[in-house]
Context: one part of a larger RNA
RNA sequence: UGUCGAUUAGCUGAGAGUAAUAUAUUGUUAGUACGAGAGGAACACGAUGUAGCAGCCACUAGUCUACCGGUCAUCCGGAAGGGUGCCGCCGGGUAGCCACGCUGUAACCGAUAAGUGCUGACAGCAUCUAAGCACGAAACGGACCUCGAAAAGAGCUAAUCAAUUCUCGAGAGGUUGCGAAAACCACAUGGGUUUGGUGACAAACACAUGAUCGAGAAAAAGGGUUCGGAUAGAAGAUCCGGUUGAUAGAACGGCAAUGUACGCGUGAAGGAUUCGUCCGACAUGUUUAGUUGACCGUCACUAAUCACC
Numbered sequence: 001u002g003u004c005g006a007u008u009a010g011c012u013g014a015g016a017g018u019a020a021u022a023u024a025u026u027g028u029u030a031g032u033a034c035g036a037g038a039g040g041a042a043c044a045c046g047a048u049g050u051a052g053c054a055g056c057c058a059c060u061a062g063u064c065u066a067c068c069g070g071u072c073a074u075c076c077g078g079a080a081g082g083g084u085g086c087c088g089c090c091g092g093g094u095a096g097c098c099a100c101g102c103u104g105u106a107a108c109c110g111a112u113a114a115g116u117g118c119u120g121a122c123a124g125c126a127u128c129u130a131a132g133c134a135c136g137a138a139a140c141g142g143a144c145c146u147c148g149a150a151a152a153g154a155g156c157u158a159a160u161c162a163a164u165u166c167u168c169g170a171g172a173g174g175u176u177g178c179g180a181a182a183a184c185c186a187c188a189u190g191g192g193u194u195u196g197g198u199g200a201c202a203a204a205c206a207c208a209u210g211a212u213c214g215a216g217a218a219a220a221a222g223g224g225u226u227c228g229g230a231u232a233g234a235a236g237a238u239c240c241g242g243u244u245g246a247u248a249g250a251a252c253g254g255c256a257a258u259g260u261a262c263g264c265g266u267g268a269a270g271g272a273u274u275c276g277u278c279c280g281a282c283a284u285g286u287u288u289a290g291u292u293g294a295c296c297g298u299c300a301c302u303a304a305u306c307a308c309c
Stems, first nucleotide, its partner, number of pairs: 005161007015147003021051008034039001052105005060099001062097002067092005072085005108142003115135004164218007173185004187210004192205005223309003227241004247303003251298004255293004263286005270279003
């Protein structure tokens, strides 16, 4: 783009993909069959693992150059607070991502191969085959899982919204007519007038328009761009929101990480001293502090305004 107006949900399943599985131990069978004994199975039904594959993060771990703390050298600085040194090194650590953690990874069915058979003639027998019938493999097709209306035979269901107008060209019954001109008549549609009828309605008159096909213009439902974003993401795309609003940020609260901030008060080994006192690592109180968060909420304070196609 198409799918004969859209939007939002839910299906069908033509078709496509996979190797999604492989294997061990063990219980019963059973100390049975078998065997003189020694020894010692199987079919079948269960249980538990290992490897591979797929998925997940409640738990247990890892990581976590978000974050918090300790500390060394050096630089700025009175201090506080910082820069650089592999994130300087070290101790922790949420979300996320992950394995060492957790979950799943059928039984079975169909048609068959080699092969095994039944019945059975040609050929009075025999023969699995010639007619006919029955079995038979991790292979094949299903079952299970993933994708899949672009499957042009372009599908189905439900709900909601919309259902338009105009212009141009072609073109349309009968009579007269050279004629597709013009006129008249007929037909259809629309509203109008008059008459009749209690009424449903009927008739007449005048007027306007013309079926259908093609092209174009404008609008409607709706879509897109710009805009705030994430359950999405290389770019597109996808999904959500856009004031009738919690979409992102800020703020506040919760929860979580770290581990008790700065300042001030008190104590203090020790050092210095002009003997008056001064300096002082560190400890302690204020302080389950301070700082921080990718998480969960509250809240229109900021920005989703306006606008365009």
Large-subunit ribosomal RNA, domain VI from a Candidatus Heimdallarchaeota archaeon, 309 nucleotides, folded computationally. Lineage of the source: Archaea > Promethearchaeati > Candidatus Heimdallarchaeota. The RNAcentral record of the full RNA draws on ENA. Its Rfam family is "Archaeal large subunit ribosomal RNA". Its mean pLDDT, the model's own confidence on a scale to 100, is 81.